[in-house]
Record summary
Predicted 3D model of a 363-nucleotide RNA (Bacterial RNase P class A) from an Alphaproteobacteria bacterium. The prediction has a mean pLDDT of 76. Its Rfam family is "Bacterial RNase P class A". Rfam classes the family as a ribozyme. It was read from a public genome assembly, where an Rfam model found it.
RNA sequence: CUAGAAGACUAGACGGUUGCGUAUUUUGAAAUAGAAAUAUGAGGAAAGUCCGGACUUCACGGGAAAAUGAUGCCAGUUAACGGCUGGUAGGGGCAACCCUCAGGAAAGUGCCACAGAAAACAAACAACCUUUGUUCGCAAAGGAAAUGGUGAAACGGCGUGGUAAGAGCACACCGCUUUUUUAGCAAUAAAAAAGGCAUGGUAAACCCCAUCAGAAGCAAGACCAAAGCGUGGCUGUUUUUUAACAGAACUAAGGAUUUCCCGCCUUACCACAGAGGUAGGUCGCAUAAAAAAAGUAAGCGAUUGCUUUUUUAGACGAAUAACCGUCCUUCGACAGAAUCCGGCUUACAGGUCUUCUAGCCUU
Numbered sequence: 001c002u003a004g005a006a007g008a009c010u011a012g013a014c015g016g017u018u019g020c021g022u023a024u025u026u027u028g029a030a031a032u033a034g035a036a037a038u039a040u041g042a043g044g045a046a047a048g049u050c051c052g053g054a055c056u057u058c059a060c061g062g063g064a065a066a067a068u069g070a071u072g073c074c075a076g077u078u079a080a081c082g083g084c085u086g087g088u089a090g091g092g093g094c095a096a097c098c099c100u101c102a103g104g105a106a107a108g109u110g111c112c113a114c115a116g117a118a119a120a121c122a123a124a125c126a127a128c129c130u131u132u133g134u135u136c137g138c139a140a141a142g143g144a145a146a147u148g149g150u151g152a153a154a155c156g157g158c159g160u161g162g163u164a165a166g167a168g169c170a171c172a173c174c175g176c177u178u179u180u181u182u183a184g185c186a187a188u189a190a191a192a193a194a195g196g197c198a199u200g201g202u203a204a205a206c207c208c209c210a211u212c213a214g215a216a217g218c219a220a221g222a223c224c225a226a227a228g229c230g231u232g233g234c235u236g237u238u239u240u241u242u243a244a245c246a247g248a249a250c251u252a253a254g255g256a257u258u259u260c261c262c263g264c265c266u267u268a269c270c271a272c273a274g275a276g277g278u279a280g281g282u283c284g285c286a287u288a289a290a291a292a293a294a295g296u297a298a299g300c301g302a303u304u305g306c307u308u309u310u311u312u313a314g315a316c317g318a319a320u321a322a323c324c325g326u327c328c329u330u331c332g333a334c335a336g337a338a339u340c341c342g343g344c345u346u347a348c349a350g351g352u353c354u355u356c357u358a359g360c361c362u363u
Base pairs, nucleotide, nucleotide: 001359002358003357004356005355006354007353008352009351010350012327013326014325015324016323017322018321020041021040022039023038024037025036026035027034043334047345048344050343051342052341053340054339055217056216057215058214060263061262062261063260064259065258066257068213069212070211071210072209073087074086075085076084077083088102089100090099091098092097103208104207108206109205110202111201112200125148126147128143129142130141131140132139133138156174157173159171160170161169175197176195177194178193179192180191181190182189183188221283222282223281224280230272231271232270233269234247235246236245237244238243252267253266254265255264291310292309293308294307295306296305297304298303
């Protein structure tokens, strides 16, 4: 200098004029309103709604089994996760680094098109060897899976010996299985010994195994205002016994997937048929939060502890803006809050910084 890899920041700044929302203070006003001052006002993804929670309502808890769904190598981290960090195994790349369809195929079922002889207790198409026959073209019987062909995959691979021709048939090496030792918390790795050991793959196919899981959601939910007819029955009390008042008891129903057992709790007397409201207002919402920033300690790291500091949208048909000037240069991309938070994924003109890999040149 060129080409790459990983990570972080930024997404215009200053001033003036005008216009909006919220909070506080002052003023004003019958009250609401209005006026002034101060502070503040849309993102790194606010998007997707893919995960996990906080919070709210339905009171639920323990045990056993079943259903449905999710996750799936090991360890750690977190409020939790299918996230993140570190490692192991496999794959890609010269490398820095990146990716994961990473439990089980000896519990069972299913599938593997076409081609091919044959795709799983499988199989002999062409050729090979032996014996017999022979019209000398070949035929029959036996052996074999080493050669060739088909295919993603065909009775472990390669070399040597051996054989009628062959075959782990035998041997060495590799692979595979079992055991032991060493290192590691572990997943695993390495070494040694023994064994001729294998009739495949596929589970993001059904399934088996292990672990986990209540439902609905701020249009959750709470309160105020306004409005609003009853009938029949059961039981109790009173006494006005053709009545009035009441709903204790009895009984029944319900309680976070389903069933059973145990415990506990809630509702209300039962039935029928209906009235009013859901175009009003307040809270939830100064969103103080598992919050943010800085320093320090521990840790490979994610992260955690301690100290100090900060509090900065909260609309409700929906505010957070427009213009001018100067500067920067990023000449301005992707794109707009509606309960909140932690992640993942997707979109993005560009600008700045850090570390690492490969190649070339110079010293």